[in-house]
Context: one part of a larger RNA
RNA sequence: GAGUGAACGUUGGCGGCGUGGAUUAGGCAUGCAAGUCGAACGCAGUGGGGGCAACUCCACUGAGUGGCGAAAGGGUGAGUAAUGCAUAAUCAAUCUGCCCCUGAGACUGGAAUAGCUACUGGAAACGGUAGGUAAUGCCAGAUGGUCCCGUUGGGUGGCAUCACCCGUUGGGUAAACGGUAGGGAUCUUCGGACCUUCUGCUCGGGGAGGAGAUUAUGUCCUAUUAGCUAGUUGGUGAGGUAAUGGCUCACCAAGGCUGUGAUGGGUAGCUGGCCUGAGAGGGUGGUCAGCCACAUUGGGACUGAGACACUGCCCAAACUCUUACGGGAGGCUGCAGUCGAGAAUCUUCCGCAAUGGGCGAAAGCCUGACGGAGCGACGCCGCGUGGAGGAUCGAAGGCCUUCGGGUUGUAAACUCCUUUCGAGCGGGGACGAAUAGCCUGGCGUGAACAGCGUCGGGUGUGACUUAACCCGCAGAAGAAGCUCCGGCUAACCCUGUGCCAGCAGCCGCGGUAAUACAGGGGGAGCGAACGUUACUC
Numbered sequence: 001g002a003g004u005g006a007a008c009g010u011u012g013g014c015g016g017c018g019u020g021g022a023u024u025a026g027g028c029a030u031g032c033a034a035g036u037c038g039a040a041c042g043c044a045g046u047g048g049g050g051g052c053a054a055c056u057c058c059a060c061u062g063a064g065u066g067g068c069g070a071a072a073g074g075g076u077g078a079g080u081a082a083u084g085c086a087u088a089a090u091c092a093a094u095c096u097g098c099c100c101c102u103g104a105g106a107c108u109g110g111a112a113u114a115g116c117u118a119c120u121g122g123a124a125a126c127g128g129u130a131g132g133u134a135a136u137g138c139c140a141g142a143u144g145g146u147c148c149c150g151u152u153g154g155g156u157g158g159c160a161u162c163a164c165c166c167g168u169u170g171g172g173u174a175a176a177c178g179g180u181a182g183g184g185a186u187c188u189u190c191g192g193a194c195c196u197u198c199u200g201c202u203c204g205g206g207g208a209g210g211a212g213a214u215u216a217u218g219u220c221c222u223a224u225u226a227g228c229u230a231g232u233u234g235g236u237g238a239g240g241u242a243a244u245g246g247c248u249c250a251c252c253a254a255g256g257c258u259g260u261g262a263u264g265g266g267u268a269g270c271u272g273g274c275c276u277g278a279g280a281g282g283g284u285g286g287u288c289a290g291c292c293a294c295a296u297u298g299g300g301a302c303u304g305a306g307a308c309a310c311u312g313c314c315c316a317a318a319c320u321c322u323u324a325c326g327g328g329a330g331g332c333u334g335c336a337g338u339c340g341a342g343a344a345u346c347u348u349c350c351g352c353a354a355u356g357g358g359c360g361a362a363a364g365c366c367u368g369a370c371g372g373a374g375c376g377a378c379g380c381c382g383c384g385u386g387g388a389g390g391a392u393c394g395a396a397g398g399c400c401u402u403c404g405g406g407u408u409g410u411a412a413a414c415u416c417c418u419u420u421c422g423a424g425c426g427g428g429g430a431c432g433a434a435u436a437g438c439c440u441g442g443c444g445u446g447a448a449c450a451g452c453g454u455c456g457g458g459u460g461u462g463a464c465u466u467a468a469c470c471c472g473c474a475g476a477a478g479a480a481g482c483u484c485c486g487g488c489u490a491a492c493c494c495u496g497u498g499c500c501a502g503c504a505g506c507c508g509c510g511g512u513a514a515u516a517c518a519g520g521g522g523g524a525g526c527g528a529a530c531g532u533u534a535c536u537c
Stems, first nucleotide, its partner, number of pairs: 001537004006533005013383006019376002026339003030336003035068003040065002043062008075294003084219008094211003099207007107141004116131006147172004152167006178199002181196003186193002220266003227257003232254008269291004273284004296317005319330004347373001349372003355369001356367004386417004397408004421478001424473005432464001437459009481526005486507003492521005502509002
């Protein structure tokens, strides 16, 4: 000199863009942060319509079965020195829901169960028994391929195990004619069959994106840590996994690592980046982005395409709450907020209008992601606190004085002008909005003027927003401080004090003439800031 997620002191007008729990990964009151689908399914309740009745139709609401999601998004950095990260490669050792392209198929049956009803246990949380019901829930059989497991012949290729292609033969494995909308003819038991549209289901092949595994190189300090290792190192066989492998197990061998630092100890999430520096380097990893790890502590699996799962389950522990003492409930390192500790870090705000995500055919619902507003000079940037004129007698006051004067100082007063920004009043007023849906026209599909798809036109949706922005009115009106002045280092005099009180980054000032302490006047620097402290180069 530059920098900071800063803090402290004095001061403080406005705006834009950023940024804000670095310490106790300490404890948490309260609210919200993951739901959705009736176009998968059967019920119950309420209201209404039809019918003599049995019953049936429509709308709304409710819980339940079922599907998808809940593994994303969001938070934190505890652990981790390598099971991580970064870069480069490999998988002939792998998996992949939703999405895209493509091939083939979807036959015949069955048994349950929640909801519900009845009885019943418990203080509660939550259950138990019996009866009976549906499905795109579950099960059995059939068929089946370029799928899977074997037999066997040939070809091509490769870095080995082998991979790919064309055949042969034996065995195995699937599904939901489910749902929506519409309909001229035909059949009809008047429910439909059937046709068309969209969607869903099953088995293959390919893709995209995602994940898993392996290898190489790099990745802090310490030798006042020198030896470490028995699943340890390798083999054979088996198990397990999506998959290779001591990943696990049985047996066999005795190996493996280490001064190019093993092992141990300490510290630490890593990177893109950021700061500094001419560079080489040094420091750092907050915000944003990628990867990893964690979710009160420790362990475990289940479900699933994907988890060993932050707001799922089980066990143990500590803590908190509750109880009828038998037993139960909980997990803010989500958004706000609270206590504590600390030098120190914000609102228990608005909205799903936009972007994105989940579900749904859609309308839509959910979304503390996100978009916004609020607080903090915490940072950067911009603007303002007025402009011009104004002494021949340079006012007054202050300070200094050699008492002549000098200085503050064109500074003020005074005259003329302007009105940014702010505050106030009045008027106007965007962008962010593209949609979807609805109405309507053309084209395609189709037997069809249904329906569906697509392209136009109209309508239609804003939290922010009492905002931005523009115009007008009024009036210099509302807005300047902080540090320093011995040298380094820009800026000097007076008074007080008298090695005292004090200053100080270093050198050093102060013991009676202190430009170094304190006050005053004057000056220098920066300016909505200025200094100090801490840390980095």

This is a predicted structure of a 537-nucleotide part of an RNA (small-subunit ribosomal RNA, 5' domain) from a Planctomycetota bacterium. Its mean pLDDT, the model's own confidence on a scale to 100, is 82. Rfam family: Bacterial small subunit ribosomal RNA. It was read from a public genome assembly. NCBI's taxonomy places the organism under Bacteria, Pseudomonadati, Planctomycetota.